[in-house]
Molecule: c-di-GMP-I-GGC riboswitch aptamer
Organism: Candidatus Methanomethylicus sp.
RNA sequence: CUAGAUAAUAGCAAACUCACAGUAAUGUGGGGACGCAAAGCUACGAGUCCAUAAAAGCGGAUAGUCGAGUUGCCUAAG
Numbered sequence: 001c002u003a004g005a006u007a008a009u010a011g012c013a014a015a016c017u018c019a020c021a022g023u024a025a026u027g028u029g030g031g032g033a034c035g036c037a038a039a040g041c042u043a044c045g046a047g048u049c050c051a052u053a054a055a056a057g058c059g060g061a062u063a064g065u066c067g068a069g070u071u072g073c074c075u076a077a078g
Base pairs, nucleotide, nucleotide: 001078002077003075004074011036012035016031017030018029019028020027021026034064040070041069042068044067045066046065047062048061049060050059
């Protein structure tokens, strides 16, 4: 550097649910684990979603949709 075990250590937490915030998407906290080797971080590109009668634009959400950037634990194997 590549790769990721029927390994170790540490960690995150889908659905659902309760409270709170928000017009909403959704977020935060408690409970809860479907999963995750970056399911750490950054809305930079694309996608999706929300609000406005609609489109564009503008604004917002999503990092557990993909890409990119950046930081990082472990070592069967190459």